Source information: Predicted 3D model of a 316-nucleotide part of an RNA (large-subunit ribosomal RNA, domain IV) from a Candidatus Hecatellaceae archaeon. Rfam family: Archaeal large subunit ribosomal RNA. Clan: LSU clan. The family has 91 seed sequences and 2,955 matches in Rfam 15.1.
Context: one part of a larger RNA
RNA sequence: CCCUCCUUAGGGAACUCGGCAAUCUAGCCCCGUACCUUCGGUAUAAGGGGUGCCUGUUCCUCGCGGAACAGGUCGCAGUGACAUGAGGGGUCCGACUGUUUAUCAAAAACACAGGUAGCUGCAAGAGCGCAAGCUUUUGUAUAGCUACUGAUCCCUGCUCACUGCCAGUACCUGAAAGCCCUUUUCAAGGGGUCUAAGGGCUGGUGAAGAGCGGGCCUAACCCUGAGGCUCUCACGGUAGCGUAAUACCUUGCCGGUUGAAUGCCGGCUUGCACCAAGGGGAUAACGAGAUCCCUGCUGUCCCAAGGGGGGGCCUG
Numbered sequence: 001c002c003c004u005c006c007u008u009a010g011g012g013a014a015c016u017c018g019g020c021a022a023u024c025u026a027g028c029c030c031c032g033u034a035c036c037u038u039c040g041g042u043a044u045a046a047g048g049g050g051u052g053c054c055u056g057u058u059c060c061u062c063g064c065g066g067a068a069c070a071g072g073u074c075g076c077a078g079u080g081a082c083a084u085g086a087g088g089g090g091u092c093c094g095a096c097u098g099u100u101u102a103u104c105a106a107a108a109a110c111a112c113a114g115g116u117a118g119c120u121g122c123a124a125g126a127g128c129g130c131a132a133g134c135u136u137u138u139g140u141a142u143a144g145c146u147a148c149u150g151a152u153c154c155c156u157g158c159u160c161a162c163u164g165c166c167a168g169u170a171c172c173u174g175a176a177a178g179c180c181c182u183u184u185u186c187a188a189g190g191g192g193u194c195u196a197a198g199g200g201c202u203g204g205u206g207a208a209g210a211g212c213g214g215g216c217c218u219a220a221c222c223c224u225g226a227g228g229c230u231c232u233c234a235c236g237g238u239a240g241c242g243u244a245a246u247a248c249c250u251u252g253c254c255g256g257u258u259g260a261a262u263g264c265c266g267g268c269u270u271g272c273a274c275c276a277a278g279g280g281g282a283u284a285a286c287g288a289g290a291u292c293c294c295u296g297c298u299g300u301c302c303c304a305a306g307g308g309g310g311g312g313c314c315u316g
Base pairs, nucleotide, nucleotide: 001311002310003309004308005307006306007305008304010302011301014300019297027051028050029049030048031047036041038151052073053072054071055070056069057068058067059066060065074078086295087294088293089292090291091290092289093287094286098110099109114149115148116147117146118145119144120143125136126135127134128133152282153281154280155279157212158211159210162209163208164205165204166203167202168201171200172199173198178193179192180191181190182189213231214230215229216228217227240274241271252268253267254266255265256264257263
């Protein structure tokens, strides 16, 4: 010097990206327990008191055994060792228990119950196979497959112009074969006719792929613009949310928290570039998730010191 374990005056997160690490707490009995809530929960919430041994009495019990009360008694300490929750609050995400990158990621990712849409009447639909055949299924629409969303609650706006899909279609287009004509005959060739799917055309369809504007003016201070005009488009973003896991400007502005706050929370919101099942918003419970604050606690630190064990190192 390294690894590992232990103790520490006073202070108590001043350390640090961050309380990382290590303390604190702890079992059982009694008392007591808030906000919120889907009334189940939250909850061991929080916060208190007790805890050994001996004697006696009472109660429960068939018994074993257990409980309560009173008195006494020892220790620094009675869940005496071992084992054994620190707690509370705000916000984000995901409802939850689960699953995952064997060997740097456990998560907000996947799954999930629930929701919706599409295909399918069974010799089905979907998948595997060259085939025979097999699976779903010895199932039958309260079923199976596929896709998206993801508990629950309140909801889910406008657009069918484009792309896709579905339906229809008098007519147009539309290959080969067939038929007809034809290069004097045959053949190849040329022209015509008929015609399937498809396309054109007509319509439908957004929990299909997708998309959801600009300029100018205007109310008796100013400001703002309910309102008006105009261009354009298929329609011009509704409810809700909003400086957001999304906001460039940005450390936006205001309030709270601090002595001091690019943090966090609340509010406003002109949203560079939120927005409704690529779901929008809210949400109790849950989380080795992310972030902020408070109490307690501590060698994280002020600021180091000492000790135990093992190595390194030195000598033999």
Model confidence (mean pLDDT): 87 of 100.